The RNA shown here (Bacterial RNase P class A) has 402 nucleotides and comes from a marine eukaryotic metagenome.
Rfam family: Bacterial RNase P class A. It is annotated as a ribozyme.
The sequence is in RNAcentral, with records from MGnify.
Its mean pLDDT, the model's own confidence on a scale to 100, is 75.
RNA sequence: AGCGGGCCGGAUGGCCGCGCUCGAAAGAGUGAGGAAAGUCCGAGCUCCACAGGGCAGAAUGCUGGGUAACGCCCAGGCGGGGUGACCCGACGGAAAGUGCAACAGAGAACAGACCGCCAGCGGGCGGAACCUCGGUUCCGCAGCGGGCAAGGGUGAAACGGUGGGGUAAGAGCCCACCGCGUGUCCCGGUGACGGGCACGGCAUGGUAAACCCCAUUCGGAGCAAGGCCUAAUAGGAGCGGAGAGGCUGCCCGCCUCGAGCCCGUCUAACGACGGGCAUAACGCUCGGGUUGGCUGCAACGAGGCGUCGGGUAACCGGCGCCCCAGACAAAUGGCCAUCCGUUUGGCAGGGUUGCCGCAAGGCACUCUGCCGGACGACAGAACUCGGCUUACAGGCCCGCUU
Numbered sequence: 001a002g003c004g005g006g007c008c009g010g011a012u013g014g015c016c017g018c019g020c021u022c023g024a025a026a027g028a029g030u031g032a033g034g035a036a037a038g039u040c041c042g043a044g045c046u047c048c049a050c051a052g053g054g055c056a057g058a059a060u061g062c063u064g065g066g067u068a069a070c071g072c073c074c075a076g077g078c079g080g081g082g083u084g085a086c087c088c089g090a091c092g093g094a095a096a097g098u099g100c101a102a103c104a105g106a107g108a109a110c111a112g113a114c115c116g117c118c119a120g121c122g123g124g125c126g127g128a129a130c131c132u133c134g135g136u137u138c139c140g141c142a143g144c145g146g147g148c149a150a151g152g153g154u155g156a157a158a159c160g161g162u163g164g165g166g167u168a169a170g171a172g173c174c175c176a177c178c179g180c181g182u183g184u185c186c187c188g189g190u191g192a193c194g195g196g197c198a199c200g201g202c203a204u205g206g207u208a209a210a211c212c213c214c215a216u217u218c219g220g221a222g223c224a225a226g227g228c229c230u231a232a233u234a235g236g237a238g239c240g241g242a243g244a245g246g247c248u249g250c251c252c253g254c255c256u257c258g259a260g261c262c263c264g265u266c267u268a269a270c271g272a273c274g275g276g277c278a279u280a281a282c283g284c285u286c287g288g289g290u291u292g293g294c295u296g297c298a299a300c301g302a303g304g305c306g307u308c309g310g311g312u313a314a315c316c317g318g319c320g321c322c323c324c325a326g327a328c329a330a331a332u333g334g335c336c337a338u339c340c341g342u343u344u345g346g347c348a349g350g351g352u353u354g355c356c357g358c359a360a361g362g363c364a365c366u367c368u369g370c371c372g373g374a375c376g377a378c379a380g381a382a383c384u385c386g387g388c389u390u391a392c393a394g395g396c397c398c399g400c401u402u
Base pairs, nucleotide, nucleotide: 001401002400003399004398005397006396007395008394010339011338012337013336014335015334016333018031019030020029021028022027033378037389038388040387041386042385043384044383045222046221047220048219057218058217059216060215061214062076063075064074065073066072077091078089079088080087081086092213093212097211098210099207100206114152115151116148117147118146120144121143124141125140126139127138128137129136130135160178161177162176163175164174165173180200181199182198183197185196186195187194188193226295227294228293229292236286237285238284239283240282243257244256245255246254247253260277261276262275263274264273265272266271303322304321305320306319307318308317309316310315340376341375342374343373344372345371346370347369348368349367350366351365353364354363355362356361
């Protein structure tokens, strides 16, 4: 200077105020997140549908594991980026078929000659040399037809690459290596693949987050699911209330359901009686509302924490401990004080690094102390869980790379 992973994200005290559970009361316990966000995947749960199969549609797409499952996680393979630690991948098939690639360019898939290279023809133009004065040879330019696709250009991409031989000049034309194709071949690996060997044509692009083909998977809706009560019931508040019901009209007696706590007296005790506090069933009264009330929902869960064992890991198993929100217009807050963290100003002291200066000293940087100011991220459960994605001031820890 980077890469990967983990944690915290305010603390303490006081005063006042909230929700739920238990309790007669006093009081006790407990009360938002790593993402609660997005609503993108997967499930649990509830209801509906469904014999089985098929069509259509959608999703995933290397291999092996993990998981309740997944499009997630772990490990590996191949490809790409990076000096590296590491990161990314929409990663099956292009020789089944169809489509697409603007413009430029000769030519964009079994194509092609713009600039060029080569030798030939007739002998046009110019020049040079030689010479037996009429020719010969060479060079350049232009023309005609032929060979080339190696060099240059265009383009995102041009029908293998580098080097050598060969050729009039060239070309897998030939050779070496690489690349590519084929191989019921050999070795390693569970596998994706990796390494090797042999043969071969030396013509066989790109694109499937284009249509398509192949393999695997997939019913729908969602707590505003669903259930109960309902024009008088469910529920709220107050009062009463340990008794209530049945067996024959009454008494006694018996049977069924139910009852907690405290004090006193009697009794060896069981138990009985009296008084008090409260409650269930039940009764009476009051009042709100149908856009109501209750339940689902005192949330026990693929749960959390700790530890031991197995495994490279994801994760799995054993043992022990714990119960950690449940609202319904929606609770967990407000104030004060001190501390903590970040930042900034002033003062004092120190440091040595740099700059100016003869020096004294000054400026910048940095550390410590004191005083003062400002600030303290992203952001709030609403049936629950496993993931992914996005947001996050500041601080700390561990490992690795240069």